[in-house]
Context: one part of a larger RNA
RNA sequence: CACCGCCCGUCAAAUCAUGGAAGUUGGUUUCGCCCGAAGCCGUUUACUUAACCGCAAGGAGAGAAACGUCGAAGGCGAGGCUGAUGACUGGGAUUAAGUCGUAACAAGGUAGCCCUACCGGAAGGUGGGGCUGGAUCACCUCCUU
Numbered sequence: 001c002a003c004c005g006c007c008c009g010u011c012a013a014a015u016c017a018u019g020g021a022a023g024u025u026g027g028u029u030u031c032g033c034c035c036g037a038a039g040c041c042g043u044u045u046a047c048u049u050a051a052c053c054g055c056a057a058g059g060a061g062a063g064a065a066a067c068g069u070c071g072a073a074g075g076c077g078a079g080g081c082u083g084a085u086g087a088c089u090g091g092g093a094u095u096a097a098g099u100c101g102u103a104a105c106a107a108g109g110u111a112g113c114c115c116u117a118c119c120g121g122a123a124g125g126u127g128g129g130g131c132u133g134g135a136u137c138a139c140c141u142c143c144u145u
Stems, first nucleotide, its partner, number of pairs: 003108001005105001008101002011098001013095004018090003023085012039070001041068005047063003052059002111132009
């Protein structure tokens, strides 16, 4: 390939990603409490004690023990962030030849569109206000020939 045109939405089918979701299960992190290893430090002394001091008694020094602060891991509780999964559910995208209608494009057969409210299987319809990016008619002012 031009009205035997173009074209809109619901519904049905398939695929893809994605949102919500009772929950389930991980990671990481914060706070509070419990517990408190090693170790350092501190305190105490009825303990122990080769070298030093001392005639001796004892002292100095050392050790040990007990206690305390800090303290890793662990336990309990309450949160934060984040990953996966999740019955069900929402819309989105895509897909020659499915269903229902016919909303738009011509005055598209109720002109269309914008805002808003209500209503309706669906495109959509109706009310109110607005726009001309509507046709037709009248008048006026121009442009081209």